[in-house]
């Protein structure tokens, strides 16, 4: 330079056009003499600007960031 992937909660990952989800962190409670462990309950999330469409994490386009190939 050229050409493929990928970006969703604090941390891993789902979710192929129709209420954004689990596990784990975190915080409060029950258990204990105290704690860990379990168990209950909360909090918290779609890179960024368009477009399409009644609706967009999904499809389109640019642009950041980032892995990988070729040379």
């Nucleotide at each position: 330079a050229g050409g493929a992937a990928g970006a969703u909660a604090g941390u891993u990952u789902a979710a192929u056009g129709g209420u954004a989800a689990a596990a784990u962190a975190c915080a409060a409670g029950a258990c204990u003499c105290c704690g860990a462990a379990u168990c209950c309950u909360g909090u918290g999330u779609u890179g960024u600007a368009g477009g399409u469409u009644c609706g967009a994490u999904u499809c389109c386009u640019a642009c950041u960031c980032u892995u990988c190939c070729u040379g």
RNAcentral holds the sequence, with entries from ENA, GtRNAdb and Rfam.
A computed fold for a 71-nucleotide RNA from candidate division SR1 bacterium RAAC1_SR1_1, annotated as transfer RNA.
It matches the Rfam family "tRNA". Its family is annotated with triplet codon-amino acid adaptor activity in the Gene Ontology. Rfam classes the family as a transfer RNA.
A source record names the gene tRNA-Arg-CCG-1-1.
The source organism's lineage runs through Bacteria, Bacteria candidate phyla and Candidatus Absconditibacteriota.